Context: one part of a larger RNA
RNA sequence: GCCAGCGAGUUAUUAUAUUUAGCGAGUUUAAUAUAAAGUAGACAUAGCGAAAGCGAGUUUUAAUAGAGCGUUUAGUUAAAUAUAAUAGACCCGAAGCUAAGUGAGCUAAUUAUGAGCAGGUUGAAGCUAUAUUAAUCUAUAGUGGAGGACUGAACUCGUGCAUGUGGAAAGAUGUUGGGAUGACUUGUGAUUAGGAGUGAAAGGCUAAACAAACUUAGCGAUAGCUGGUUUUCCACGAUAUCUAUUGAAGUAGAGUGUUAUUAAAUUUUUUUAAUGGUAGAGUACUAUAAAAAGCAGGGAGGUAACUUUACUAAAUUUUAUAAAACUACGAAUAAGAAAAAAAAUAAUUAAUGGCAAACAGACUAUUGGUGCUAAAAUCAGUAGUCGUGAGGGGAAGAGCCCAGAUCAUUAGUUAAGGUCCUAAAAUAUAAUGAAGUGAUUAAAGAGUGAAAAAAACUAUAACCAUUAGGAAGUGGGUUUGGAAGCGACCAUCUUUUAAAGAAAGCGUAAUAGCUCACUAAUGAAGUUUUUUUUUUCUGAAAAUGUAAAGGGACUUUUAUUAUAUACCGAAACUGUGAAUAAAUAAAAAUUAUGGUAGUGGAACGUUUUGUAAGCUAAUGAAUUAUAUUUGAAAAAAUAUAAGGAAGUAUCAAAAUUGAGAAUGCUGGC
Repeated sequence: GCCAGCGAGUUAUUAUAUUUAGCGAGUUUAAUAUAAAGUAGACAUAGCGAAAGCGAGUUUUAAUAGAGCGUUUAGUUAAAUAUAAUAGACCCGAAGCUAAGUGAGCUAAUUAUGAGCAGGUUGAAGCUAUAUUAAUCUAUAGUGGAGGACUGAACUCGUGCAUGUGGAAAGAUGUUGGGAUGACUUGUGAUUAGGAGUGAAAGGCUAAACAAACUUAGCGAUAGCUGGUUUUCCACGAUAUCUAUUGAAGUAGAGUGUUAUUAAAUUUUUUUAAUGGUAGAGUACUAUAAAAAGCAGGGAGGUAACUUUACUAAAUUUUAUAAAACUACGAAUAAGAAAAAAAAUAAUUAAUGGCAAACAGACUAUUGGUGCUAAAAUCAGUAGUCGUGAGGGGAAGAGCCCAGAUCAUUAGUUAAGGUCCUAAAAUAUAAUGAAGUGAUUAAAGAGUGAAAAAAACUAUAACCAUUAGGAAGUGGGUUUGGAAGCGACCAUCUUUUAAAGAAAGCGUAAUAGCUCACUAAUGAAGUUUUUUUUUUCUGAAAAUGUAAAGGGACUUUUAUUAUAUACCGAAACUGUGAAUAAAUAAAAAUUAUGGUAGUGGAACGUUUUGUAAGCUAAUGAAUUAUAUUUGAAAAAAUAUAAGGAAGUAUCAAAAUUGAGAAUGCUGGC
């Protein structure tokens, strides 16, 4: 892991509710008992008051007022079902607490009695001899054999490294190491233990367990926490909020679900009359804020009069900013009330009673608060979806878009979204785009084709092209080496003209020279400027690998914009057939039938008992395997084969009554 078996709302008492049954102003017994009896007692029949007490009333009170609770008739006994309380109370699960015992054959320390330590090295004290000395001291030589001495086996320990790591081993093996006459090692016997022992002290050790051993008992400890909780079908169908809580993973009341009874309201639209201070608006008030005027103050000058200023500045006036905690204004929606109308077999509302679940919610859109107008952030209001919702689309995706699945059907029409291939359906029409833009973003800059608006010029000829002119006083004055339209400064007039600047640019050392402004002629019909919009590029940087159209691929397209008609496309809608439910006398028609927690209803099967001294069965029971048929399902029946002796209709009754999950338990493989 698989298979088989076992495996979880039970029992007792009391209370409440519902259903059924009996009797009914009454109902009913307990102990005891064959029966009869038993009438003690319980509930009900009258309440009010703390009580005395009074009584259809009573209590409060000074009250006869007022007020509270009553007075209107249905109960009671039993059974079943549901729930609650008390008990282990649906089942399994702690770490722990307490008591009584068992352990020192492991290990810690102690104690009694024994045992063990190859070989080699060093050579303390002491002693002896000699020398020396007055005698000691001292020196030399010898002897001697000390030491928590040295080296190193046995023995003991376990330093580094490697192997091993479901090992050969629940601590070892190899190699390398420490101690090895000592605070040494060791055999045997004995002593000390559970809040206690022992500890050269690590919370170490006390039998592979120790910040309190193990065994048994209290004990089914307790667990607001995790996991599990066994057949089918039908109807309805939630919550993740408020209040409170030694409350926050729980619980209680309310709100939301279901069910029974009773009632008649409920919903939508319209109209009417009110309420309000939000959005917006506004700036008289309150706070905010820019500038000018303004009277006044300060500084400087002055003997003073007075003058002056890069200073300050109230009231007031003018213009300007502007508010969640400003308002002389003020909506739309939304909400409540009244009236009218309409719709409903189905739906909705309210009250009373039974039973709940739930009180960790999520995202999207929108109005706001907090935050950085950060977050798949967080807190509120409104709506939707998910939660509890399948189907189609979005490549894939709980919360987005479409749409709410009773069942069957190889029928049709559509929604969102799509129609080159992947892949069902259009290679439609007109513009735009060259960036593979499409297929991520700003300020700013650039390109391209077009559209719109505004202004100006124009048949008295515009814009543009060609031809011609573009002059004179004068080389204006000053300056300067020079300055002649064109280095710099000043001035910038007049004349001739169709027109021509004391010159807009190039150029010369200075002149010269070439253009421009301006003018004419010829051609000729629209031209110029600005702004806005569409579209493309640059701006443009991220971490495993293209990787920001799902891929292929796509350029008058398969891109973008606009337009038109087709088509595809879902469990939507429609067609056909069928089931169940509602209301109805029935039929037909109509409507309804997604669903977690949960509530209500109807059934199937298992074991035992009665029915049953019946019925089936060796002409083959139960059981097993396979197949077929029937039923909406749980299931049932039949056939064949195996099997070899019991099984049991129907209607009732009672339950150790249904397994796939519990790191479930036992067995097998």
Source information:
The part of an RNA shown here (large-subunit ribosomal RNA, domain II) has 669 nucleotides and comes from a Methanobacteriaceae archaeon. The full RNA is in RNAcentral, with records from ENA. The organism belongs to Methanobacteriaceae, within Archaea.